[in-house]
Model confidence (mean pLDDT): 82 of 100. Predicted 3D model of a 69-nucleotide RNA (transfer RNA) from Sphaerodactylus townsendi. It matches the Rfam family "tRNA". It is annotated as a transfer RNA. The organism belongs to Sphaerodactylus, within Eukaryota.
RNA sequence: GCUGUGGCUCAGUGGCAGAGCAUCUGUCUGGCAUGCAGAAGGUCCUAGGUCCAAUCCCUGGCAUCUCCA
Numbered sequence: 001g002c003u004g005u006g007g008c009u010c011a012g013u014g015g016c017a018g019a020g021c022a023u024c025u026g027u028c029u030g031g032c033a034u035g036c037a038g039a040a041g042g043u044c045c046u047a048g049g050u051c052c053a054a055u056c057c058c059u060g061g062c063a064u065c066u067c068c069a
Stems, first nucleotide, its partner, number of pairs: 001065001003063002007021004015052001023039005045061005
């Protein structure tokens, strides 16, 4: 200095949190896979602040990674 968001990889830049993969159920098949339909799964790292309202803005802390000495 960067990053921190479902199990994994990542969007989301102030107004009810999403995608792909994975998981489960149904359908399809003699069976498997693929395909199709649906479901579940998030205290948005943490503690404060600003604001009518914070994943988003500000400050401290924690963790990973990187750079300089």